[in-house]
Molecule: Bacterial RNase P class A
Organism: Chloroflexota bacterium
Order: sequence, then structure tokens, then C1' cells
RNA sequence: UAGGGAGGCUGAACGACCGCUGUCACUGACUGCUAACGAUUUGACAGAGGAAAGUCCGAACUCCUCCGAACAGGGCGCCGGCUAACGGCCGGGCGGCGUAAGCCGACGGAAAGUGCAACAGAAACAAACCGCCGUUUUGAACGGUAAGGGUGAAAUGGUGCGGUAAGAGCGCACCGGCGUCGUGGCAACAUGGCGGCCGGGCAAACCCCGCCUGGAGCAAGGCCAAAUAGGAGGACCAAAGGCGUUCGGCCUAAUCCUCGGGUAGGCUGCUUGAGGCGACGAGUAAUCGUCGUCCCAGAUGGAUGGUCGUUACUUUCAAAAUUGGGCACUUUUGAAUUUACAGAAUUCGGCUUACAGGCCUCCCUAACGA
Repeated sequence: UAGGGAGGCUGAACGACCGCUGUCACUGACUGCUAACGAUUUGACAGAGGAAAGUCCGAACUCCUCCGAACAGGGCGCCGGCUAACGGCCGGGCGGCGUAAGCCGACGGAAAGUGCAACAGAAACAAACCGCCGUUUUGAACGGUAAGGGUGAAAUGGUGCGGUAAGAGCGCACCGGCGUCGUGGCAACAUGGCGGCCGGGCAAACCCCGCCUGGAGCAAGGCCAAAUAGGAGGACCAAAGGCGUUCGGCCUAAUCCUCGGGUAGGCUGCUUGAGGCGACGAGUAAUCGUCGUCCCAGAUGGAUGGUCGUUACUUUCAAAAUUGGGCACUUUUGAAUUUACAGAAUUCGGCUUACAGGCCUCCCUAACGA
């Protein structure tokens, strides 16, 4: 210098004017004896995010099943650690990719059982189509054989030597797997010895093993509570209507009072929290501890905005410089234009997805130079 890898930060700035929401202070309308409540005016302060998003996981909190347990169902799945918890994070192992930095991984069990594998192929879990070898009654039959051919995504451990009628872990060496013993490691696992033990794949098929798991969600839930309609009780039962008439009694309507439930509406839950920042300490790290310091949005027809000016950025155009002269690059000036993704709604911890432009740190590879 070129190419690449990992991680972090930022997410236009300033000023003026006009608004919006909340808190505090002052004022104090209406009602009211006062107090209280506090409309309104004025002022001060505060007012979106790294993802507030998707609502995909995990929790706090609340209610429900009076209580408890189990099954079913669902989820997770190498090992160790962190955490309130997690399907998250950190570190490690193994496998794959990359020259490397580094990246990716549903990564328990196929020797418990069941099942599946199109087409091809003799055969897909136990196998003889061709070939090879042997025997015989020799254009054939029977037997042996998985070394070779052929089919397939996959063919019964691989390569070589020996061996054999031909072959075969049949024997041996090395490699791979499995078992066992040792060594290192908390472990996953690695590594060495021994044993021919050599048992195909799929569990993101059922299943088995281990661990976790009740449901609904702040429109949860709690409190206050109109108007109208309806309900319960009472007063009135003098008068009216009904029970055919009369007496008694009962019922109904109307009026008034009381009570309780629900709705509209209001308050609460509501923002001090597994909280932020800084220092020191423990740890490879995730993370944790101690001390100090700070209070940092709470709307609900849903606030957090608009206009103007200056600057910055993006893009385009023009002019000048640069050149011997042009184009391009670069620099300067001027004009126009653009302002990434997106927007709280009970609150946290994660994951995932979106993101214009800018800045910083570390590492790898190649070439050149010192």
C1' cells in the first nucleotide's frame, strides 16, 4: 500500500420565536362558614431508542383453579461456569469451512423396540446378477466365494503383504471404529497399551434417556362512582285498577325513601429499578463484591413538535486551480437538494430483524521499503 477478519462508539449541531405533556412554585375562579379540592395566569425544570420494533424466549408483578400430586402434552439436549431465570452469555471440547486472523454447528442415544429409504440394483439387512473357484452326468446343475464388475445418495471397515482351489480379519503391519486398562483434564475430551471385537444410514420419524414446565395477562388487578333503565326492601296503602258483588285480605300501577350490582367517567397499579454512572478489588471472560454519587418520560382521541436563520453531511450542477493542452481524480468557491432505521405505553434480562453517513481499537494475508 492492497485485500480480509474481530470488536466498540456515534446516530446532525447551535440560536430565536410559536406550541404540547408532566412536576414544582406563585396565583387562587366555582362551590363552600372555614378548611380541603384546586379551574386559570405566570415562571422554573424535565421530556424517546440503539433498536422504543418483531412480540420470539426468560422473569418480576397480578388474578384464576379452595389445596396437593401424578400422567398426558410441550420445550431443551457436547462439557464447565455466569445469572433471578432463559432456548441467553462467557470459556473450553469435538466436527466442518478458510493460507490465516477467524467463522459456522438442534452437537444425547441407531448394540431396547417399531418404522422409513423414490428410481436403479440380485440384494437396502442380512444379499450371489455378472465374474472367480471346485465337483459332476460339462452350452448345464450343485456348492464355495463379497477380491473384481455393474446399480445407487448409501453395498457389509480401508490400504498393502501373506495365505487360499478361488476367496475372506483367515493371519500380519499401518489407519479408522468399538471394548478395556492406564496417563492428563473438574468435565466434554485427548493420548498410549492391549483385544480381530468389526454390529450400514435416518431420532428436524415414532421412540428411549436426562432436565425444565399449571393457565391468563397492566384491556392483569384494586378503589370511588353518576344519568337512564332494571332489581330488592320499606313508606303510602286515604283515593284508583284487578281478584264477579259486599266485608276482610291479596296483587298491581303511581309517588317518595333506602339499599345493592353493573355501565359511562375518575383514581390507582405507574415508574426507585435484578437501576444508571464512577473508582477500587476478584475472575482468562461472562459476571460478581465494596465504596461514592445521581434520580433520568409517564401520554391515554395517546405529549416529546413546527417555522426561520447559521453550520455540518449526501447528491447534482457551474466556475477556478492542478495539466504542454484536454478528460478523470483531488482541492477551493458558489447554487440547488437531502437529513438512515425508526417512535415509549406495567417493568426488567435476552434473542432476532431494520439502519444514510462518520469515528476508533486490535488482528491476519500478500507485495515493497528500512